[in-house]
């Protein structure tokens, strides 16, 4: 210098191929159970999808450009 791939909650991630109010575990808080802890069960808390712009009546989803990471090949 080419090229691929990855980037969403406080972790770890699913959704994007096919556009239509963004979900799961964990994790926190509250409450039940207990003599008490864990563990179990219930109820709550959370993100304007890396960052600009664009295209659409709508963009996590499509296009372009940057930024951080991997990988490959010169």
């Nucleotide at each position: 210098g080419g090229g691929c791939c990855c980037u969403u909650a406080g972790c770890u991630u699913a959704g994007a191929c096919a556009g239509g109010u963004a979900g799961a575990g964990c994790g926190c808080c509250c409450g039940g159970c207990u003599c008490a802890u864990a563990a179990c069960c219930g109820g709550g808390u959370g993100g304007u999808c890396g960052u600009c712009g664009g295209u659409u009546c709508a963009a996590a989803u499509c296009c372009g450009a940057c930024a951080g990471g991997g990988c490959c090949c010169a």